[in-house]
Context: one part of a larger RNA
Molecule: small-subunit ribosomal RNA, 3' major domain
Organism: Nitrospirae bacterium CG02_land_8_20_14_3_00_41_53
RNA sequence: UGACGGGGGCCCGCACAAGCGGUGGAGCAUGUGGUUUAAUUCGACGCUACGCGAAGAACCUUACCUGGGCUUGACAUGUUAGUGGUAAGAACCCGAAAGGGCGAUGACUCCGGGGUAACCUGGAGAGCUAACACAGGUGCUGCAUGGCUGUCGUCAGCUCGUGCCGUGAGGUGUUGGGUUAAGUCCCGCAACGAGCGCAACCCCUAUCCUCUGUUGGUCGUAAGACCUCUCUGAGGAAACUGCCAGCGAUGAGCUGGAGGAAGGUGGGGAUGACGUCAAGUCAUCAUGGCCCUUAUGUCCAGGGCUACACACGUGCUACAAUGGCCGCUACAGAGGGUCGCAAUACCGUGAGGUGGAGCCAACCCCUAAAAGCGGUCUCAGUUGGGAUCGGAGUCUGCAACUCGACUCCGUGAACGCGGAAUCGCUAGUAAUCGUGGAUCAGCCACGCCACGGUGAAUACGUUCCCGGGCCUUGUACA
Numbered sequence: 001u002g003a004c005g006g007g008g009g010c011c012c013g014c015a016c017a018a019g020c021g022g023u024g025g026a027g028c029a030u031g032u033g034g035u036u037u038a039a040u041u042c043g044a045c046g047c048u049a050c051g052c053g054a055a056g057a058a059c060c061u062u063a064c065c066u067g068g069g070c071u072u073g074a075c076a077u078g079u080u081a082g083u084g085g086u087a088a089g090a091a092c093c094c095g096a097a098a099g100g101g102c103g104a105u106g107a108c109u110c111c112g113g114g115g116u117a118a119c120c121u122g123g124a125g126a127g128c129u130a131a132c133a134c135a136g137g138u139g140c141u142g143c144a145u146g147g148c149u150g151u152c153g154u155c156a157g158c159u160c161g162u163g164c165c166g167u168g169a170g171g172u173g174u175u176g177g178g179u180u181a182a183g184u185c186c187c188g189c190a191a192c193g194a195g196c197g198c199a200a201c202c203c204c205u206a207u208c209c210u211c212u213g214u215u216g217g218u219c220g221u222a223a224g225a226c227c228u229c230u231c232u233g234a235g236g237a238a239a240c241u242g243c244c245a246g247c248g249a250u251g252a253g254c255u256g257g258a259g260g261a262a263g264g265u266g267g268g269g270a271u272g273a274c275g276u277c278a279a280g281u282c283a284u285c286a287u288g289g290c291c292c293u294u295a296u297g298u299c300c301a302g303g304g305c306u307a308c309a310c311a312c313g314u315g316c317u318a319c320a321a322u323g324g325c326c327g328c329u330a331c332a333g334a335g336g337g338u339c340g341c342a343a344u345a346c347c348g349u350g351a352g353g354u355g356g357a358g359c360c361a362a363c364c365c366c367u368a369a370a371a372g373c374g375g376u377c378u379c380a381g382u383u384g385g386g387a388u389c390g391g392a393g394u395c396u397g398c399a400a401c402u403c404g405a406c407u408c409c410g411u412g413a414a415c416g417c418g419g420a421a422u423c424g425c426u427a428g429u430a431a432u433c434g435u436g437g438a439u440c441a442g443c444c445a446c447g448c449c450a451c452g453g454u455g456a457a458u459a460c461g462u463u464c465c466c467g468g469g470c471c472u473u474g475u476a477c478a
Base pairs, nucleotide, nucleotide: 001478002477003475004474005473007472008471009470010469011468012467013466015462016461019425020424021423022422023421026317027316028315029314030313031312032311033310034308035307042053043052064303065302066301067300068299069298070297073134077133078132079131080130081129082128083127088105092101093100094099108125109124110123111122112121113120114119136292137291139290140289141288145286146285147281148280149279150277152275157196158195159194160193161192162191163172164171165170176187177186178185202269203268204267205266207237208236209235210234211233213231216227217226218225219224240263243257244256245255246254247253319418323377324376325375326374327373328372335366336365337364340359341358345354346353347352384415389410390409391408392407393406394405395404431454432453433452434451435450436449437448
């Protein structure tokens, strides 16, 4: 100087407390461990691995296994030599394919010579063949690395120049008194200044004004008229403790009030200091070194990554009456759409099919549910719950056996609110209800990312648990 303390003081954070809803029990989905396997490819392992890389494993992907092939190679550049019946290649043979044979037919570009032309001939290129340099490697090392990322933590800290103090390591500044979300600001002070952080500048959102009016809006049956309003998307205004009162040191600021759409950082996002964890990634990519080179490269078929006594994580659906079922009936936002989204109509109980208006989209389409109204069920393993299994189908796709989703009929399991323990959340939040998108032929999505609808309870307080910041103290630690 740090680090640590079941030392002290001060202060924060859904850290506790106060509340609401969960997890841990059940079934299923998914990831992981373990076990199994020819293989169950690899990586990630407290917080910071475990719905993670994977925003799509039937083939492909695919890196794994089994078997069958190729060897200048699936791909790049170069050198040498050869090559016109060459390159390409129908048909046929072996084969699961890849690949290997045989092979009718049979070229292209440039230059020269001959020829009126058709064409003949020579050389070069392309292509091919052979050989050599080399290619190739998701092989190893993240403890050789770059780049990128997680975490402490959006915590308020981390430093420098000059000066001063100290033999020196170092200190001071950065400590102290107040204050703040903040090393934020004020005052004081052997310090005076400055940098990286904080804040602000950026984006979205809440109010108003101006401009802009089509595909939008209003009126109208329509033709059409209009641009006031909703809205579109550009510019501007507005919030600054500015005003008032009190407290405070007349300061920084704090408390209350007025006005206001909004009030003290209005709400949200982007933004992550010096550094820590030899944290993660050689399998995004790049890259040093090492290793393989008729194989650790490469092509193909089939299988595996989907196994299953078990254990854990994350979720979904429930256990019901604030509910289930049936009928009627409203109201969004944000996205996506031409190899696409698909209306009206018709067929089917349904998944879906036929068909195709319109739309390259403020134009057309995908397009709501909970809520509301009425009826029924009456506390039961039930009209709760839907697992599992049988049968019949639909769709995608060369192909749904291993191993797809969905529909209908039947079947109807566990489950009656969950031990110890444990998680999230402070407001348009939690809870609850649907909607869209990426990936994508399809989909194991109950995941992820976004969008709106309905819409709470509680916070006395900081003693305690966890994490963190500042000062101080002890130390046999560095």